[in-house]
RNA sequence: UGAAUUUGCUAGGGGUGCCCUUGGGCUGAGAGGCGAACGCCGACCCUUAGAACCUGCUCUGGGCCAUGCCAGCGAAGGGAAGCAGCUUCGUUUGACA
Numbered sequence: 001u002g003a004a005u006u007u008g009c010u011a012g013g014g015g016u017g018c019c020c021u022u023g024g025g026c027u028g029a030g031a032g033g034c035g036a037a038c039g040c041c042g043a044c045c046c047u048u049a050g051a052a053c054c055u056g057c058u059c060u061g062g063g064c065c066a067u068g069c070c071a072g073c074g075a076a077g078g079g080a081a082g083c084a085g086c087u088u089c090g091u092u093u094g095a096c097a
Stems, first nucleotide, its partner, number of pairs: 001090004006085005011047004017026004032041004053078003059072004
């Protein structure tokens, strides 16, 4: 100094469904709390190497009590970054022997 993995800090992006006997159940990283909202806070996830998340989607097929529950769509279109460090593998230069 280049690349890769990974960690931390700061900043930013995002979603919060379905069912029932209203107290519980299903999937999941996350289905939370406070307020009439739409915001705020917390947790969780993601930040261009970008499937976190949104559009297409009141979509198509399968399954379920039901639901983006599963698969397709998806080599589709969008989508939010900086710094510092560890380790490994290279490249170059200098010093010493």